[in-house]
RNA sequence: GCGAGUGUAGCUCAGGGGUAGAGCAUAACCUUGCCAAGGUUGGGGCCGAGAGUUCGAAUCUCUUCACUCGCUCCA
Repeated sequence: GCGAGUGUAGCUCAGGGGUAGAGCAUAACCUUGCCAAGGUUGGGGCCGAGAGUUCGAAUCUCUUCACUCGCUCCA
C1' cells in the first nucleotide's frame, strides 16, 4: 500500500429501516441479629466521527478514525 472483519450502557454482547435492549456491574428499598445469598424498583446510551439517501438511519451508501486478521513491497 491492497483486501476483509469489528466499533452499541462501566464490562461482555443482541438488535441489519419505525426512533435502542439483555446479562453482569451500580443506586435505593425489602428480607437477615450481621455478612453472604435472594427479591422489588430505578439510574446510566442519542450506537467511533462526518456527510449523503429517506417521511424516518444504530441499520443502506460514501469518506474518515481506532483495533484485529490476511496479502504485497522495502529494509